Predicted 3D model of a 164-nucleotide RNA (Lysine riboswitch aptamer) from a mouse gut metagenome.
């Protein structure tokens, strides 16, 4: 340089069902009640407000998104995911902040599991980080025989391992 392999719970996308989200927000009606309230936050600047604000109470009817499960299908094994720095967009103006999408450094071999912290509506899933087996796959040693192989200990860890 070209094929591969791990694992039936390997990554990742998308369609499709349900289910949570929620009787929740928004909207109406009515009660009380008597000045704020919305636009992430923070000035500014808008709107809404005594023709009744915000929270609260009762009732009417009543969603999505996002993130999950599963079922197909498609890409693939740095798959992929995170974390900082930088650039653009979008959020009423700056500022931060958040959401994408683009480049770059560095981190992680793979799931799980358990404890902390974030995120999230969430005991679900996600990330960080630490611990704990498990498993790949290489190395060294020991045992073993079917000399192809199996099993134990220990150490590493994808720019890695196997074949041409």
């Nucleotide at each position: 340089g070209u094929a591969g392999a791990g694992g039936u719970u390997g990554c990742g996308u998308a369609u499709c069902a349900a289910a949570u989200c929620a009787g929740u927000a928004a909207u109406c009606c009515g009660g009380a009640g008597g000045a704020u309230g919305u636009g992430u936050c923070a000035g500014g600047c808008a709107c809404a407000g005594a023709u009744g604000a915000g929270a609260c109470c009762g009732g009417a009817a009543g969603a999505a998104a996002g993130g999950g499960u599963g079922u197909u299908a498609c890409g693939c094994c740095g798959a992929a995911a995170g974390a900082g720095c930088a650039u653009a967009u979008a959020u009423c103006c700056u500022g931060u902040g958040u959401a994408u999408a683009c480049g770059u450094u560095c981190u992680u071999g793979g799931g799980c599991a358990u404890a902390u912290g974030g995120u999230u509506a969430a005991g679900a899933a996600c990330c960080a980080u630490a611990u704990g087996a498990c498993u790949g796959u290489c190395a060294u040693c020991u045992u073993u025989a079917u000399a192809u192989g199996a099993a134990g200990a220990u150490g590493g860890u994808g720019a890695g391992c196997u074949a041409c």
Source information:
The RNAcentral record of the sequence draws on MGnify. It matches the Rfam family "Lysine riboswitch aptamer". Its family is annotated with lysine biosynthetic process in the Gene Ontology. A reference for the family is Mandal et al. (2003), "Riboswitches Control Fundamental Biochemical Pathways in Bacillus subtilis and Other Bacteria", Cell.